RNA sequence: CUACGAUAAUGGCAAACCUAUUGAAAAAUAGGGACGCAAAGCCUACGGACCUAAUGUAUAGAAUACGAUGGUAGCCGGGUUACCGAA
Numbered sequence: 001c002u003a004c005g006a007u008a009a010u011g012g013c014a015a016a017c018c019u020a021u022u023g024a025a026a027a028a029u030a031g032g033g034a035c036g037c038a039a040a041g042c043c044u045a046c047g048g049a050c051c052u053a054a055u056g057u058a059u060a061g062a063a064u065a066c067g068a069u070g071g072u073a074g075c076c077g078g079g080u081u082a083c084c085g086a087a
Stems, first nucleotide, its partner, number of pairs: 004085002012037002017032006035074001041080003046077003049072003056066003
């Protein structure tokens, strides 16, 4: 330095849920709260998957279907940065 991750150490993040706000929704932000996480730090203008379906299209009115330009990095792969140091 790279790989790796322990009944080590210092710490870190924060699921569900509740409150407030934003949003058509999915969901996000802030506070509380901890299910868990060795990258649960960051990147979707790298690839796949999944969620929602507003504007729009189809249908014959309603329903319904299609459909991301919206979202999930705590869905996976990938890229990138990084604390500690047993085997």
Molecule: c-di-GMP-I riboswitch aptamer
Organism: Gracilibacillus halophilus YIM-C55.5